This is a predicted structure of a 349-nucleotide part of an RNA (small-subunit ribosomal RNA, central domain) from a metagenome.

Context: one part of a larger RNA
RNA sequence: CUGGGUGUAAAGCGCGUGCAGGCGGUUACGUAAGUGGAGCGUGAAAGCGCCCGGCUCAACCGGGCGAGGCCGUUACCAAACUGCGUAACUUGAGGCAGGUAGAGGCGUGUGGAAUUCCGGGUGUAGUGGUGAAAUGCGUAGAGAUCCGGAGGAACACCAGUGGCGAAGGCGACACGCUGGGCCUGAACUGACGCUAAGACGCGAAAGCAUGGGGAGCGAACGGGAUUAGAAACCCCGGUAGUCCAUGCCGUAAACGAUGCAUACUAGGUGUUGGGGUGUAACAGCCGCAGUGCCGAAGCAAACGUGAUAAGUAUGCCACCUGGGGACUACGGCCGCAAGGCUAAAACUC
Numbered sequence: 001c002u003g004g005g006u007g008u009a010a011a012g013c014g015c016g017u018g019c020a021g022g023c024g025g026u027u028a029c030g031u032a033a034g035u036g037g038a039g040c041g042u043g044a045a046a047g048c049g050c051c052c053g054g055c056u057c058a059a060c061c062g063g064g065c066g067a068g069g070c071c072g073u074u075a076c077c078a079a080a081c082u083g084c085g086u087a088a089c090u091u092g093a094g095g096c097a098g099g100u101a102g103a104g105g106c107g108u109g110u111g112g113a114a115u116u117c118c119g120g121g122u123g124u125a126g127u128g129g130u131g132a133a134a135u136g137c138g139u140a141g142a143g144a145u146c147c148g149g150a151g152g153a154a155c156a157c158c159a160g161u162g163g164c165g166a167a168g169g170c171g172a173c174a175c176g177c178u179g180g181g182c183c184u185g186a187a188c189u190g191a192c193g194c195u196a197a198g199a200c201g202c203g204a205a206a207g208c209a210u211g212g213g214g215a216g217c218g219a220a221c222g223g224g225a226u227u228a229g230a231a232a233c234c235c236c237g238g239u240a241g242u243c244c245a246u247g248c249c250g251u252a253a254a255c256g257a258u259g260c261a262u263a264c265u266a267g268g269u270g271u272u273g274g275g276g277u278g279u280a281a282c283a284g285c286c287g288c289a290g291u292g293c294c295g296a297a298g299c300a301a302a303c304g305u306g307a308u309a310a311g312u313a314u315g316c317c318a319c320c321u322g323g324g325g326a327c328u329a330c331g332g333c334c335g336c337a338a339g340g341c342u343a344a345a346a347c348u349c
Base pairs, nucleotide, nucleotide: 003321004320005319006318007303008302012317014202015201016200017199021195022194023193025089026088027087028086029085030084031083033082034081035078036077037076038074039073040072041071042069048066049065050064051063052062053061054060092192093189094188096185097184098183099182100181104178105177106176107175108174109173110172111155116150117149118148119147120146121145122144126137127136163170164169207248208247209246210245211244212243216242217241221237222236223235224234259316260315261314262313263312264311267294268293269292270291271290272289273288275286276285277284298305299304322349323348324347331342332341333340334339
């Protein structure tokens, strides 16, 4: 430089915002940088193609003609396409108005059920746990039951291949602040767009720092069992942690294992949110945005996928290139640390 690929074989960055870059809707005119053509120059020899010839043929060799170009140049020609300039357009994009659904985010407050603990009442010998037991708890009165209190965490039913969010994720209720979406209208702007290396931000759980909090659960740890053993699975306890505030970490089967955007390509059937039509009200019909299932064509190694594509195309980014060594070493950058990111080779099959 280039080919083929990336759901499951190696391969889509965890997700977003976005500078540079790449790419870019419709119409007209201009321009002529790209582009095509023409003239001139150059393109050594050998090699290559064709023709003729020399070794008895061929290979080989000699001669002639030609081809061969990201090449140079020009007061040159063309103007479809790309670029550039000018003018304009509305379908892309945005804005406006009116509606609308939602566990979207942040903060403050409130509530009930349950577990545990504490105090008190009743009450007496067990309770708890398991495959069976034992450790444990209990006559200093447990477990059971009733009343009162404390505290922390999570919010049963509603609940739904329901909803919202870019992803991580979000589920009691009320209030405050706040982001995004969808539908309808059209008298606004006029291509303002798509993608996105680097960069910046967000990012479950665990973990780290400081200070709080600590009901339940529970790595580590102690004990009881099981077992040949039992560093486990089961049982009784239980620290960190789980919770809050602030700051780090930056990973994951961060998954739809499927990058983003746009257009096009049979149907059927659920469901969520708007709209139109229709009805007394439903139903039905039409159209939009989401979310499921089944499937035509096509695609696919098969599984499967199939308008939410893995189909048909275009633009841009990321990534792969036999297995192990190796999500490693070294170096660099980041981090308090744990470690993260980037990422080889020898050797070996």
Its Rfam family is "Bacterial small subunit ribosomal RNA". RNAcentral holds the full RNA, with entries from SILVA. The coordinates come from a structure-prediction model, not an experiment, and the mean pLDDT is 88.